[in-house]
């Protein structure tokens, strides 16, 4: 002094948790000593065996027994005295004069003690013990005889008390007191001794201890609001030590209570203790003081004192003994036992000390007390070693040697009542002595090892654990404290989460719906007084212990003693001060009220009148639909609707004016006129003179709905009924329609009754509207006209300071102050239950708990999302078009199925002719079968031969694979253990690299500054513009980076240079053809490099120019140009995201296999086939097919290769073979196209699937399962439903060519050229993307979140017929016992008995109140990973939501009426 936990992040509100101290119990562990006011308080004030806890006095009395030195001594019971009322224990009861404190006693007592004064005279009769003798089981008890006293009684004196009368003095605030006198009544003594001493009596006093009374203080509940009949008072009695209704008779009707009576619950009170900075909060067991109690009640006796813990009586409950007749007993004393419980010790020693009782004393007694034993009760003190050498990296550890001895063991002395405790000394020996909790964060300490695998478990809270766990279980290390350390329960603090100090209420919990008003609280200026309050000084008290300081005693300390303080926050006494408050008093006018004046107003109530519309109805016209909806239908209409027109009737309502305009306390109020009533503002400054503010309880008003009674009923319209919609539709939409809506009279008393903001007063910057009144100026059409300015009063909006968590508020405060009231204290359960009050009912008001939960919530931020909005863009969007797929056949891929295996991966776009994977073997990962293989280390074995090789036979599909037999060779050694190689085995959710998609996008960030408490914002927004965050302008921003662009490549034009393998215009030659004019030929030559082409180097395009729009950027149009606005086409391509794909390309962590998941061989499979599906190819034909002839490319590839050319074959192909390492040779005839002919709309001369036969090529091999050729065969198919795909120019479409893969095999892929269109030049409606904005209860981000019924389980609660207990109370009955009084009896008294009156325990009967348990059944609520039905809410949540009320419905909910915007 804070810290963690709500969020993606932030700031709040708010609670939960942690860290501190203390108390009790408990786990693990434990060497010693001291001190202490420590130890059955907590639960059972439950019950108790046994022993002890109160006696003493022989110097009060008479005796008994024993003994004797006869002098006595000792012991014992009895009478008698004092004590047993103290000490000790406990806390049940008690909310009270019980306690605390301060007073009173003029209303009292006081044994023993002390002081003073006086006295202690004279008599008398009994009784216990004892003796004799009865009863009884016992406890105990009866009769007779005799006896003493400090026992008892009578008389006298002194004195005293009471009553009556008289009067003086004193004290005092006040005589009822004291004092004096008189009369009446009552009342005293004890002895012993030589003496003293000790006693006794009377009176007065002191001291001590008590009794009684009073002021103040003194827990919770109002879901306890009225209580009280001896109750309140008076008079007179009784009673007591004493006042008093304490009790009684009579009289009166009082007394207490919102300042909480009464009732209920809980509780001994205080000094003090714990905690806290304090104020407080909680506690009060131990020590001290006071009280109360002694199993539960009641009662008296004795006594100074009791209604008596270890005395008595009675009843009740329990226990014990009994001979059944009767008796006994009370540990909340010390030990101890049982029980209860989480929980608390020895049946010890002594009266030595301190105290108490008795005694003259010695002394006796004392479970008070002093001591010891036990207990991790608290506090305090100490120790568990030090050192040297060696080894080791080491301050550590190990080994060896030395030192010390607190403690340990032993011994002696001191000490003690006695001690084994303790103190001192001696001897031996490092010996006898370290744990507990933690180690993810909070919170100090491990990114150590192993195990486990949402399991086991941990966890105060947050949260860990699903195969790399710093969080579980262990090991090791480390951290904290240390003879202790953790846990559980509780208290305080933390907590300003109860707020006096010191909180809040617009939106987080919280302002009553509004006003009036009682008590209460608060109150303007001024004069004087009082001194209650306040302040100062003062008297007494507030026990000690506690606490602080200083000093002393135990070795120190704890502890304890002494002294001085503090504190006890208080009460009390006396004196003073008078500013404020209060009270009395004098004035005032600023508050308030009254008055006057002219204006404003949907203010209220009553009555009358008017208006349009609607519906109904009558007449007329008219003649087929009307109505309704997104679309329909129900409905209505030839019995004439709807529609037009003229009348009539009814009820409701009051358009326009109408306005963040008016009025009203709020609810609320709207046609016009009249009457009645009320209020506000302004102006005047005439009157009163603080008369005021707020307001618990109380009262009045109070929308809509609803209720009662009577009317009324046009329209609308819960319920109900139909029609639609839908999976369903108890709804939204439509058609009908009852209550109701309207009026009169009553009730209800609630709303999001909201400004979610209580009322009143004062202070504090401004701007701008508007309403009312007043004043001034101007204007005027002269009107109560208009404009402007100012003042007051209302009502909007923006803003300064300030405030606030922020949003925001901001003179109409949510600012700064004051007064008063109401309300709040995490979420839920719940505005529920129970109780009470009100209501006809519906229901309203008041208003909990058990249980459950770590959050619920507010404001704002960034994203994402919306069946929200705005702008822009895109042929993986549309439009306008072109062409497809979807139907058929085939090819190919996928799914599914099948199979020994049909290996695996990819799954919307972003899997599916994809992994370039076109698999005959290989590939190959799959299946069946069969073989082989271990670097390195260790151990078996091994020259009696390891490992290796092999003929033959058998085995086998085959094989020295294995077996048999035999041979060769000669040192190793897979038989075993570890550890490897290898693995297309697992994990792409452990990874790298690479790739896809968002993205043919235009975004993503940074530095500094500024704004905000912060998350964040600004920049990057806005206005334009662009393909573009491209550029321009503005702007708290100024700049910068990555993307875009620039750049690079190709292509289109030109210039220059170069010229072979390319080219050939001009020249020459050669060759060929010829109509002799000439033509062809660069697959011939010379020559040349003009052209084409190729290679290299440059130029060119920049909105440069013109016009136009614009501020600019830029747009549009045009010129020139090969090309025009990025020329065209590519490459490159951000921050990031998708746990996207790939461990089967390679790499790689971990896991696994390891003689098999390695590796080799043979065969099979990946090619299966009911079905579904993607992508392609070919077609369905005449813009075509077929036949013949003819023309024009580009770009690739070629030595395991391309192959000209020649020959053979019908062809595929075969046999020879030149050239070519390539601008030279080859592949290589391009096809569509053109010309001519034919076919003539057919399942065809379209289409070519399928099948048969025969060939051919590759290859070890062509059956499963290749390609090609020829002949034959000739299927489906006649342009394709819903829905859907691609494309904007050399593009689509169409035509062929080449390449990749390859031994062979394309309908695939990639590239190349040929022919070559149509249609937009737009749009954001659908699909998406970007930006801005808006809403959000989403953040795993709408594939989100989330509500209710039902079903299962479980927990606590509520209601409940009834039933069982407890407590308390009322009335009655029976009634032990006691007291008072009277009587009788007996030898007087004591006693016994009887009667009456009063009190009255206990038992019982009948009720009342309250509390606890059980309870068939019923009700809602909470909780609980993956149940059912729907989808209510959050976005305009798809019908905006919510509030009140009413009806309805499986459910969330729906509908009507009124209200709110959250």
């Nucleotide at each position: 002094a804070c810290u963690c936990g709500u969020u993606g992040a932030u700031c709040c509100u708010g609670c939960g948790a942690g860290a501190g101290a203390u108390u009790g119990c408990u786990g693990c562990u434990u060497u010693u000593c001291g001190a202490g006011u420590u130890c059955u308080a907590c639960u059972a004030a439950g019950c108790c065996a046994u022993g002890c806890a109160a006696g003493u006095c022989a110097a009060g009395g008479g005796g008994g027994u024993u003994u004797u030195u006869c002098g006595g001594a000792a012991c014992c019971a009895c009478c008698g005295g004092c004590g047993u009322c103290a000490u000790g224990c406990u806390c049940a009861g008690u909310a009270a004069c019980a306690u605390g404190u301060u007073g009173a006693u003029a209303a009292c007592c006081u044994g023993c003690a002390c002081u003073u004064a006086g006295g202690u005279a004279g008599g008398g009769g009994a009784u216990a013990g004892c003796c004799u003798u009865g009863g009884g089981a016992a406890a105990c008890u009866g009769a007779g005889g005799g006896u003493a006293a400090u026992a008892c009684c009578c008389u006298a004196u002194a004195g005293g008390a009471a009553a009556u009368u008289u009067a003086u003095u004193c004290u005092g605030g006040a005589a009822u007191g004291a004092u004096u006198a008189a009369u009446u009544u009552c009342u005293c003594a004890a002895a012993g001794u030589u003496u003293u001493u000790c006693g006794c009596c009377u009176a007065a006093g002191u001291a001590u201890g008590g009794g009684u009374c009073a002021g103040c203080a003194c827990c919770c509940g109002a879901u306890u609001a009225g209580c009280u009949u001896g109750a309140u008072g008076g008079u007179g009695g009784g009673g007591u030590a004493a006042a008093g209704g304490c009790c009684c008779a009579c009289c009166a009707u009082g007394g207490c209570g919102a300042c909480g009576a009464u009732c209920g619950g809980u509780a001994a009170g205080g000094g003090c203790c714990u905690u806290g900075a304090g104020a407080g909060a909680g506690g009060u067991u131990g020590c001290c003081c006071u009280g109360a109690g002694a199993g539960g009640a009641u009662c008296a006796c004795u006594g100074a004192a009791a209604c008596a813990c270890u005395g008595g009586a009675u009843c009740c409950a329990g226990c014990c003994c009994u001979a059944c007749g009767g008796g006994g007993u009370g540990c909340a004393g010390c030990a101890g036992g049982c029980g209860a419980g989480a929980a608390u010790u020895c049946u010890u020693u002594a009266c030595a000390a301190u105290g108490c009782a008795c005694g003259a004393a010695a002394g006796u007694g004392u479970g008070a007390u002093a001591a010891g034993g036990g207990g991790a009760c608290u506090c305090g003190a100490a120790g568990u070693g030090c050192u040297c050498a060696u080894g080791u990296a080491a301050u550590g550890c190990a080994u060896g040697g030395g030192c010390u001895u607190u403690u340990u063991a032993c011994a002696a002395a001191g000490g003690u009542a006695a001690a084994u405790u303790c103190u001192u000394u001696g001897u031996a020996g490092a010996a006898u002595a370290a744990g507990u909790g933690g180690u993810g964060g909070g919170c100090a300490a491990g990114a150590c090892u192993g195990g486990u695998g949402c399991c086991a478990g941990c966890a105060g809270c947050c949260g860990c654990g699903g195969u790399u766990a710093u969080a579980c279980c262990a090991g090791c290390g480390c951290c904290a404290c240390u003879a202790g350390u953790g846990g559980c329960a509780a208290u305080c603090a933390g907590u300003a989460u109860u707020a006096u100090u010191g909180g809040g209420c617009c939106u987080a919990a919280a302002g009553c719906g509004u006003c009036c008003g009682u008590a209460g609280c608060u109150g303007g200026u001024u004069u004087a007084g009082u001194a209650a309050a306040u302040c100062c000084u003062u008297u007494g008290u507030g026990a000690a212990a506690u606490u602080g300081a200083u000093g002393g005693a135990c070795u120190u300390a704890a502890u304890u003693c002494a002294u001085c303080g503090a504190a006890u926050u208080g009460c009390u006494u006396a004196g003073g001060a008078c500013a404020c408050u209060a009270c009395u008093u004098u004035a005032c006018u600023a508050g308030g009220g009254a008055g006057u004046g002219g204006g404003a107003g949907g203010a209220g109530c009553u009555a009358g009148a008017a208006g349009u519309a609607u519906u109904a109805u009558g007449g007329g016209g008219g003649g087929a639909g009307c109505g309704g909806u997104a679309a329909a239908a129900u409905g209505u209409g030839a019995u004439a609707a709807u529609c037009c027109u003229c009348g009539u009737a009814a009820g409701a309502c009051u358009a326009c004016c109408u306005g963040u305009g008016g009025c009203g306390a709020a609810a609320g109020c709207g046609u016009c006129u009249a009457g009645c009533u009320a209020g506000a503002a302004c102006a005047c400054a005439u009157c009163c003179g603080a008369c005021a503010g707020u307001c618990a309880g109380g009262g009045a008003c109070g929308a809509a709905a609803g209720c009662c009674a009577g009317g009324g009923g046009a329209g609308c319209g819960a319920a109900c009924c139909g029609g639609a919609u839908u999976a369903g539709a108890u709804a939204c939409c439509c058609g009908a329609g009852u209550a109701g809506u309207c009026c009169u009279g009553g009730c209800c008393g609630u709303a999001a009754a909201c400004g979610c903001u209580g009322u009143g007063a004062g202070u504090u910057u401004g701007g701008u509207g508007u309403u009312g009144c007043a004043u001034a100026u101007c204007u005027c059409a002269a009107g109560a006209g208009g404009a402007u300015a100012u003042g007051c009063a209302g009502u909007u909006u923006c803003u300064u300071a300030g405030c606030g968590a922020a949003g925001g508020c901001g003179u109409u405060a949510a600012a700064c102050u004051c007064a008063c009231c109401g309300c709040c204290u995490g979420g839920g359960a719940a505005g529920u239950a129970c109780g009470g009050u009100c209501g006809c009912a519906a229901g309203a008001c008041u208003g909990a708990a058990a249980c459950u939960u770590a959050a619920a919530g507010g404001a704002a931020u960034u994203g994402g999302c919306g069946g929200g909005g705005a702008a822009g863009c895109g042929c993986u969007a549309c439009c306008a078009g072109g062409g497809g797929g979807g139907a058929a056949a085939u090819g190919u891929g996928c799914u599914a199925u099948u199979u020994a295996a049909u290996c695996c991966a990819a799954a919307u776009c972003c899997a599916c002719g994809c992994g370039g994977a076109g698999a005959a073997u290989c590939u190959c990962a799959c299946c069946a079968g069969g073989g082989g293989c271990g670097a390195u280390g260790g151990c078996a074995a091994g020259a009696u031969g390891a490992a290796a090789g092999u003929c033959a036979a058998g085995u086998u599909a085959a094989a020295g694979u294995c077996u048999u037999u035999a041979c060769u060779c000669g040192a190793u050694g897979g038989g075993c253990c570890a550890a490897g190689a290898g693995g297309u085995a697992g994990u792409g959710c452990a990874u790298g690299u690479c790739c896809a998609u968002c993205g043919u996008c235009a975004g993503c960030u940074c530095g500094u500054g500024c704004c905000g408490u912060a998350a964040g914002g600004u920049g990057u927004c806005c206005a334009g513009u662009u393909a573009a965050g491209u550029c321009u302008g503005u702007a708290a921003a100024c700049g910068a980076g990555c993307a875009a662009g620039a750049c690079c490549u190709a292509u289109a034009u030109c210039u220059c240079c170069a010229c072979u393998u390319g080219c050939u215009a001009a020249c020459g030659c050669g060759g060929g053809a010829u109509a002799c004019g000439u033509c062809c030929u660069g697959a011939g030559c010379g020559a040349g490099c003009a052209c084409a082409g190729u290679g290299g180097a440059g130029a060119g395009a920049c909105u440069g120019c013109u016009g136009u729009g614009g501020a600019a950027a830029c747009g549009c149009a045009g010129a020139g140009g090969a090309a025009g606005g990025u020329g065209u086409a590519g490459g490159c391509a951000a921050c990031g995201a998708u746990a996207g794909g790939c461990c089967u390309g390679u790499a790689u962590g971990c896991u696994c296999c390891g003689a098999a998941u390695c590796u080799c061989c043979u065969g099979g499979g990946c090619u299966a086939u009911a079905a579904g599906u993607g992508c392609a190819u070919u077609g369905c034909a005449a813009u075509g097919g077929c036949a013949u002839g003819g023309a024009c490319a580009g770009a690739a590839g070629g030595a395991u290769g391309c192959a000209a050319c020649a020959c053979c074959g019908a062809a595929a192909g075969g046999u020879g073979a030149a050239g070519c390492u390539a601008a030279u040779c080859c592949c290589a005839u391009a096809a569509a196209c053109c010309a001519u002919g034919u076919c003539u709309c057919a399942g065809u001369a379209c289409g070519g699937a399928u099948u048969g036969u025969g060939g051919u090529u590759u290859g070890u091999a062509a059956c499963u399962c290749a390609g090609c050729c020829a002949c034959a065969u000739g299927a489906a198919g006649g342009u394709g439903g819903a829905a859907u795909c691609c494309c904007u120019a050399g593009u689509a479409a169409u035509c062929g060519g080449a390449u990749u893969u390859u031994a062979u095999c394309a309908u695939a892929u990639u590239c190349c050229g040929g022919u070559g269109a149509a249609u937009a030049c737009g749009u954001c409606a659908a699909c998406g993307c970007u930006u801005c904005u808006u809403g959000c209860a989403c953040a795993c981000a709408c594939c989100g979140c989330c509500c209710g019924u039902c079903a299962c389980a479980u927990c606590a609660u509520c209601c409940g017929a009834a039933u069982u207990g407890g407590g308390u109370u009322u009335g009655g009955g029976u009634g032990a016992a006691a007291u008072u009084c009277a009587g009788u009896u007996u030898u007087u008294u004591u006693g016994a008995c009887u009667a009456a009156a009063u009190u009255g325990a206990a038992c019982u009967c009948a009720g009342g109140c309250u509390u606890a348990g059980u309870g068939a059944g019923g009700a809602g609520g909470g909780u609980u990973a993956a149940g059912u039905c729907g989808u209510c809410a959050c976005a305009a949540g798809g019908u905006a939501g919510c509030c009140g009320u009413a009806g309805g419905g499986g459910a969330a909910c729906c509908u009507g009426c009124g209200g709110c915007u959250g």
Description: Small-subunit ribosomal RNA from a Nanobdellota archaeon, 1462 nucleotides, folded computationally. The organism belongs to Nanobdellota, within Archaea. The RNAcentral record of the sequence draws on SILVA.